Record summary: This is a predicted structure of a 74-nucleotide RNA (transfer RNA) from an archaeon.

[in-house]
RNA sequence: GGGCCGGUAGCUCAGUUUGGUAGAGCACCUGACUUUUAAUCAGGUGGUCGCGAGUUCGAAUCUCGUCCGGCCCA
Numbered sequence: 001g002g003g004c005c006g007g008u009a010g011c012u013c014a015g016u017u018u019g020g021u022a023g024a025g026c027a028c029c030u031g032a033c034u035u036u037u038a039a040u041c042a043g044g045u046g047g048u049c050g051c052g053a054g055u056u057c058g059a060a061u062c063u064c065g066u067c068c069g070g071c072c073c074a
Base pairs, nucleotide, nucleotide: 001073002072003071004070005069006068007067010026011025012024013023020057028044029043030042031041032040050066051065052064053063054062
């Protein structure tokens, strides 16, 4: 220098196939239960979808550029 994969909640990840309300588990907060804690149950908070631009009525998803990490080639 070239190619491929990945970057989404505090953490681990799904969602990209087929553009149409951003999700799960854990964690955290509140309540119920319990003598108390834990466990269990119910509810809730938390997001620039790495960044910028484009296409579109509409982009995590398509296109271009760019940054970071991993692997391969040179």
It matches the Rfam family "tRNA". Its family is annotated with triplet codon-amino acid adaptor activity in the Gene Ontology.
Its mean pLDDT, the model's own confidence on a scale to 100, is 80.